[in-house]
RNA sequence: UGCGCCGGAGGGUCCGUCGCGAGUCGGCUUUGUCCGACGUGAGGAAAGUCCGGGCAACACAGAGCACCAUAUUUCCUAACGGGAAGCUGUCGGCAACGGCAGAGUAAUGUGACAGAAAAUUACCGCCCCACGUCCUUUCGGCGUGGGGUAAGGGUGAAAAGGCGAGGCAAGAGCUCACCGGGCGCGAUAGUGAUAUUGCGCGCCGCACAUCUUAUGGGUUGCAAGGUCAAGUAUACCGGCAUUUAAGGGUUGCUCGCCCAUUGCCGGGGGGUAGACUGCUAAAGUCGGCUGGCGACAGCCGAUUCAGAUAAAUGACGGACGGAGCGACGCAACUCUUAACCGAAAGUGCGUACUCUACAUAACCCGGCUUACACUCCGACGUAGCUU
RNA sequence: GGUCGCUUGGAUGAGUGGUUUAGUCAUCGGUCUGCAAAACCGGGCACGGCGGUUCGAGUCCGCCAGCGACCUCCA
Numbered sequence: 001u002g003c004g005c006c007g008g009a010g011g012g013u014c015c016g017u018c019g020c021g022a023g024u025c026g027g028c029u030u031u032g033u034c035c036g037a038c039g040u041g042a043g044g045a046a047a048g049u050c051c052g053g054g055c056a057a058c059a060c061a062g063a064g065c066a067c068c069a070u071a072u073u074u075c076c077u078a079a080c081g082g083g084a085a086g087c088u089g090u091c092g093g094c095a096a097c098g099g100c101a102g103a104g105u106a107a108u109g110u111g112a113c114a115g116a117a118a119a120u121u122a123c124c125g126c127c128c129c130a131c132g133u134c135c136u137u138u139c140g141g142c143g144u145g146g147g148g149u150a151a152g153g154g155u156g157a158a159a160a161g162g163c164g165a166g167g168c169a170a171g172a173g174c175u176c177a178c179c180g181g182g183c184g185c186g187a188u189a190g191u192g193a194u195a196u197u198g199c200g201c202g203c204c205g206c207a208c209a210u211c212u213u214a215u216g217g218g219u220u221g222c223a224a225g226g227u228c229a230a231g232u233a234u235a236c237c238g239g240c241a242u243u244u245a246a247g248g249g250u251u252g253c254u255c256g257c258c259c260a261u262u263g264c265c266g267g268g269g270g271g272u273a274g275a276c277u278g279c280u281a282a283a284g285u286c287g288g289c290u291g292g293c294g295a296c297a298g299c300c301g302a303u304u305c306a307g308a309u310a311a312a313u314g315a316c317g318g319a320c321g322g323a324g325c326g327a328c329g330c331a332a333c334u335c336u337u338a339a340c341c342g343a344a345a346g347u348g349c350g351u352a353c354u355c356u357a358c359a360u361a362a363c364c365c366g367g368c369u370u371a372c373a374c375u376c377c378g379a380c381g382u383a384g385c386u387u
Numbered sequence: 388g389g390u391c392g393c394u395u396g397g398a399u400g401a402g403u404g405g406u407u408u409a410g411u412c413a414u415c416g417g418u419c420u421g422c423a424a425a426a427c428c429g430g431g432c433a434c435g436g437c438g439g440u441u442c443g444a445g446u447c448c449g450c451c452a453g454c455g456a457c458c459u460c461c462a
Base pairs, nucleotide, nucleotide: 001383002382003381004380006378007377008376009375010374012320013319014318015317016316017315018314020041021040023038024037025036026035027034028032043358047369048368050367051366052365053364054363055221056220057219058218062255063254064253065252067217068216069215070214071213072086073085074084075083076082087102088101089100090099091098092097103212104211107210108209109208110207111206123153124152125149126148127147128146129145130144131143132142133141134140161179162178164176165175166174180204181203182201183200184199185198186197187196188195189194225277226276227275228274234268236267237266238265239264240263247259248258249257270461271460284303285302286301287300288299289298290297291296321356322355323354324353327351328350329349330348331347334343335342388458389457390456391455392454393453394452397412398411399410405442414430415429416428417427418426435451436450437449438448439447
């Protein structure tokens, strides 16, 4: 210097003119959809609405079934399916590093095509037995039937732990040594997952799903909910019941519990399209110090920072920034030359040109995910060059 | 603002993770006809996009895109 990898920060600034929202103060021959002044007014994702929490209502007691989510360890946190730091396996990369998986396997199911077989399997091959036949002195060859064998063949994404020896009719963890894995009991290191290791057991296919176990989740979302104002007609249709009952209570179902009373529920119709509240001071924000590898926590100080409701933050002009494929001009350096001239690439400055993203709060927070012109900072890897 | 659902040829609409994704209408070519229609025969045309799981994805999971539905107050 190029190419990468990981983490973090930022996301234009100033001036002028004209505008927008809410607030406070003031003004009035006009009391307003008014005028003036003042300070103030979006994000890192305000987005997707994917998780978690606060808050609120549901007559919120409680039980069971169903459903959903999660699943290695230790920690962080209000909580989480999030985050930090690790462990084991596997995949990608030369590497820095990144992705995925990691509770259990008792039971059940699936594994197309190919292949003998996808785990009670035998196509070829190998071996034994019986019978027939050929040669016939025998060994033996051929055929048929019965049985044994997963060692050899090839198929497949995946093939009966691997390899050697013994053993056997031929074979096979059938037996043994070594290696790999699993289970049980220990030892050492570590908070722990785990690592290393000793002894014992021949225990030995894989993947996925159902399933089992453990933990968590009541449901609905600020159009929740509360207060007031304005206005109207319950016309019609359907269902159920009229008392040992029926209905309702926004839970998926069952029970339980609760509610109100003679009608109840649903559809449909009618009215209103208003105000206040919830509403923003909060797990706040900023700075510093301390502890921790870190997520984060504690302490001290400063500070008040949008509350709109069809939805306010903008537009234009100028200046300065930032970036850009190249273009033009100038400058020094380098090469060349005695010097001028000339030459290609790079560097710096200037000029004009182009670009300057993604996106706009709607009850509020913590995360995740996705989008994003461009810039900056800090670690680390790799290739080349120089010293 | 909130809560759900859907996406397969031009239209509609089936599809247990498994060989080449049915069918109907439309469309194209042929037969028939003087020319058409109808009928008959034959053909072409699809899993919204990107990742993941898996030996294998239209199907299972995640993200993105597009489309659609429902939810206010009073009596």
The prediction has a mean pLDDT of 76. This is a predicted complex of two RNAs, RNase P RNA and transfer RNA, with 462 nucleotides together. Rfam match: Bacterial RNase P class A. Rfam's curators write: Ribonuclease P (RNase P) is a ubiquitous endoribonuclease, found in archaea, bacteria and eukarya as well as chloroplasts and mitochondria. It is annotated as a ribozyme.